[in-house]
RNA sequence: CGCCAAAUCCCCGCCGCCAGCGGGGACCGGGGGACCGGGAGCUGGGGUGAAUCCCCGACCUAGUCGGGGUAGGGUUAGCCUUUCGACCCGAACCCGUCAACUAACCUCGGCGGCGGCUGAAAG
Numbered sequence: 001c002g003c004c005a006a007a008u009c010c011c012c013g014c015c016g017c018c019a020g021c022g023g024g025g026a027c028c029g030g031g032g033g034a035c036c037g038g039g040a041g042c043u044g045g046g047g048u049g050a051a052u053c054c055c056c057g058a059c060c061u062a063g064u065c066g067g068g069g070u071a072g073g074g075u076u077a078g079c080c081u082u083u084c085g086a087c088c089c090g091a092a093c094c095c096g097u098c099a100a101c102u103a104a105c106c107u108c109g110g111c112g113g114c115g116g117c118u119g120a121a122a123g
Base pairs, nucleotide, nucleotide: 001115002114003113004112008026009025010024011023012022013021014020027110028109029108030107031106032105044098045095046094047093048092053069054068055067056066057065058064059063072089073088074087075086076085080123081122082121083120084119
């Protein structure tokens, strides 16, 4: 300096500065959010995210691992969009029998992980 992502900015205090911790605000992002009663049966269902599904092989066969593809997603450096080419991702976690949407309303998060571009055309 740049990239993914909501994940940034400002103020106050601890403590003179950085960092850290606590509090507040702005803004960005997520979730919940509309019948009642009784009986019987089944065992699930849902959320964040691009990250879903298919095939093959192995195994301890709900599944895990390896390989190939794929819905979908990202980058390509002055900014935005589109196209072409190139390079990648296609995970992980959470709720706990419960939730369609949604007004009012309620509530939570703002972490973390990377890189060193100089491909092209049109608007």

A computed fold for a 123-nucleotide RNA from a soil metagenome, annotated as c-di-AMP riboswitch aptamer (ydaO/yuaA leader). The sequence is in RNAcentral, with records from MGnify.